[in-house]
Context: one part of a larger RNA
RNA sequence: UUGGGCGUAAAGGGCGUGUAGGCGGUAUGUUAAGUCUGAUGUGAAAGCCCCCGGCUCAACCGGGGAGGGUCAUUGGAAACUGGCAAACUAGAGUACGGUAGAGGAGUGUGGAAUUCCUAGUGUAGCGGUAAAAUGCGUAGAUAUUAGGAGGAACACCAGUGGCGAAGGCGACACUCUGGACCGGAACUGACGCUGAGGCGCGAAAGCGUGGGGAGCAAACAGGAUUAGAUACCCUGGUAGUCCACGCCGUAAACGAUGAGUGCUAAGUGUUGGGGACAUACGUCUUCAGUGCUGAAGUUAACACAUUAAGCACUCCGCCUGGGGAGUACGGUCGCAAGGCUGAAACUC
Numbered sequence: 001u002u003g004g005g006c007g008u009a010a011a012g013g014g015c016g017u018g019u020a021g022g023c024g025g026u027a028u029g030u031u032a033a034g035u036c037u038g039a040u041g042u043g044a045a046a047g048c049c050c051c052c053g054g055c056u057c058a059a060c061c062g063g064g065g066a067g068g069g070u071c072a073u074u075g076g077a078a079a080c081u082g083g084c085a086a087a088c089u090a091g092a093g094u095a096c097g098g099u100a101g102a103g104g105a106g107u108g109u110g111g112a113a114u115u116c117c118u119a120g121u122g123u124a125g126c127g128g129u130a131a132a133a134u135g136c137g138u139a140g141a142u143a144u145u146a147g148g149a150g151g152a153a154c155a156c157c158a159g160u161g162g163c164g165a166a167g168g169c170g171a172c173a174c175u176c177u178g179g180a181c182c183g184g185a186a187c188u189g190a191c192g193c194u195g196a197g198g199c200g201c202g203a204a205a206g207c208g209u210g211g212g213g214a215g216c217a218a219a220c221a222g223g224a225u226u227a228g229a230u231a232c233c234c235u236g237g238u239a240g241u242c243c244a245c246g247c248c249g250u251a252a253a254c255g256a257u258g259a260g261u262g263c264u265a266a267g268u269g270u271u272g273g274g275g276a277c278a279u280a281c282g283u284c285u286u287c288a289g290u291g292c293u294g295a296a297g298u299u300a301a302c303a304c305a306u307u308a309a310g311c312a313c314u315c316c317g318c319c320u321g322g323g324g325a326g327u328a329c330g331g332u333c334g335c336a337a338g339g340c341u342g343a344a345a346c347u348c
Stems, first nucleotide, its partner, number of pairs: 004319003007302002012316001014201004021194003025088002028085004033081002035077007042069001049065006091191001092188003096183004103177007110154001115149007125136002162169002206247006215241002220236004258315006266293012297304002321348003330341004
């Protein structure tokens, strides 16, 4: 519950795609369902409201009137919404010509570095810390030179730079592939927006099977610190991190800000295009993105401010005091971990 809200107080779904539904551009004709209006019928009496009257007043009673409906039938109006018909091009899309990009998938290649192995040189230390010790080293370490193996990540470029719906994406080459922007305006002609359910995608960790394993590193062991030290520091170190396939489906999944459309001062940087003037190199201008400052306005304030948290409309999601509790129970999904849905008693 005919109310107010959702950046930070409770509250935007993690993101997309799309079904039903809701909403929907310009102009014409028609219809008359919604809408507006007339008439008729009905809406019992009593009661409520107004007027008048009767009990000495009032309560009470009597008379008259009004009112009361998503009502029915019938006649009319045609602006708006809806239906139908036939058009339009400003929304949306297709085609064409260009452009930028860590967008995605697969295959291959490269250099630096760490570790390990082999060989050479070489000798007593190395390593680590606030200081140490555990640890490594005369069976030759650390350092250094050459060769080899293997895995993972790609320095500089690098930029409030780019791309993607979000998660996210960064060496190079090739193959396949998605989207965006700009330009003119050839084509379609409202084909649009949103989107309950549904379906798909979805960091890290975790799970299953099989590989792989250099470095790092939960657990674990040891050394320190300390009153203690199940930690912070140090030496090691297994899952894991990597690959393939299949699950999981959650995050401060954040801009803590749902999507779409229109309107509303400026200034300044930057990315990708276009145009004009000009070519000294710039100036002006116009689209699409990405930042900062700031007017009106908004806001409890902080702040937001053409990338709105301003002014409006459409659709979806969500909130309604704290704790109990994202718990219990039930349902459903999952191999499990657990996820989704989601209370109450009681208490302040």
Notes: This is a predicted structure of a 348-nucleotide part of an RNA (small-subunit ribosomal RNA, central domain) from a Bacillota bacterium. Lineage of the source: Bacteria > Bacillati > Bacillota. The full RNA is in RNAcentral, with records from ENA and SILVA. Rfam family: Bacterial small subunit ribosomal RNA. Gene Ontology terms of the family: ribosome and structural constituent of ribosome.